Source information: A computed fold for a 72-nucleotide RNA from Mauremys mutica, annotated as transfer RNA. Its Rfam family is "tRNA".
[in-house]
RNA sequence: GGGGGUAUAGCUCACUGGUAGAGUGUUUGACUGCCAUUCAAAUGGUCCUUGGUUCAAAUCCAAGUGCCUUCU
Numbered sequence: 001g002g003g004g005g006u007a008u009a010g011c012u013c014a015c016u017g018g019u020a021g022a023g024u025g026u027u028u029g030a031c032u033g034c035c036a037u038u039c040a041a042a043u044g045g046u047c048c049u050u051g052g053u054u055c056a057a058a059u060c061c062a063a064g065u066g067c068c069u070u071c072u
Stems, first nucleotide, its partner, number of pairs: 001071007010024004018055001025043006048064005
């Protein structure tokens, strides 16, 4: 330098164009003599950036940036 993949909650990851979710974490409450476990509720997002297509984009397209991989 060329090709391919990837970027979504604090973390690990889903989401086939129409209100963005799970597990885990954190906080609070219940339970207990205390802790842990368990149960309930709450909390948490510019879906990497910019532009394009569309009535409508996290999702499709292009470019950029980071990371992974491969070829030379």

Overview:
The coordinates come from a structure-prediction model, not an experiment, and the mean pLDDT is 82. Taxonomically the source falls in Mauremys (Eukaryota, Craniata, Teleostomi, Amniota).